RNAcentral holds the sequence, with entries from ENA.
This is a predicted structure of a 73-nucleotide RNA (transfer RNA) from a Candidatus Delongbacteria bacterium.
The coordinates come from a structure-prediction model, not an experiment, and the mean pLDDT is 80.
Its Rfam family is "tRNA". From the family's description: Transfer RNA (tRNA) molecules are approximately 80 nucleotides in length. The family's RNA type in Rfam is transfer RNA.
The organism belongs to Candidatus Delongiibacteriota, within Bacteria.

RNA sequence: GGGAAAGUAGCUCAGUAGGUAGAGCACCGCCCUUUUAAGGCGAUGGUCGCCGGUUCGAAUCCGGCCUCUCUCA
Repeated sequence: GGGAAAGUAGCUCAGUAGGUAGAGCACCGCCCUUUUAAGGCGAUGGUCGCCGGUUCGAAUCCGGCCUCUCUCA
C1' cells in the first nucleotide's frame, strides 16, 4: 500500500430488507435478612466512532475520515 470485519449504556452484546434504541451484568433506591451475600421490585444511564449526502424520516442506505483486529504483498 490492497482487501475484509468491527465501533450502539460503565462492561459484554442485540437491534439491518429505513419509522420516535433494547437485554444481561454493574451502579443507585426500596423490600427481605441480626448483618453481609443471595433473592424480589423499581429507577437512572446512550447526539448509535466523526463529518457530510439521500429521504417526510437514518444505528440501518451512500461518500469521506478516525480507531482497532484479521489478511495479502